A computed fold for a 71-nucleotide RNA from Microlunatus soli, annotated as transfer RNA. RNAcentral holds the sequence, with entries from Rfam. Its mean pLDDT, the model's own confidence on a scale to 100, is 82. Its Rfam family is "tRNA". The family's RNA type in Rfam is transfer RNA. Lineage of the source: Bacteria > Bacillati > Actinomycetota > Actinomycetes > Microlunatus.

RNA sequence: GCGGGCGUAGCUCAGUGGUAGAGCCUCAGCUUUCCAAGCUGAUGACGUGAGUUCGAUUCUUGCCGCCCGCU
Numbered sequence: 001g002c003g004g005g006c007g008u009a010g011c012u013c014a015g016u017g018g019u020a021g022a023g024c025c026u027c028a029g030c031u032u033u034c035c036a037a038g039c040u041g042a043u044g045a046c047g048u049g050a051g052u053u054c055g056a057u058u059c060u061u062g063c064c065g066c067c068c069g070c071u
Base pairs, nucleotide, nucleotide: 001070002069003068004067005066006065007064010024011023012022013021018054026042027041028040029039030038047063048062049061050060051059
């Protein structure tokens, strides 16, 4: 330099155009003599810019970052 893949919550991952979810973690409550466990609830995220669309995490594209391969 060229090609390919990936980027979603604190962490690990879903979500292929129509209100963004789960598990673990954190916090609060219930339960318990206390702790743990269990139950309920809450907080919290689409890397960034542009485009297409009535509507974009999703489709296209620039940039950034990470990984793999070729040279």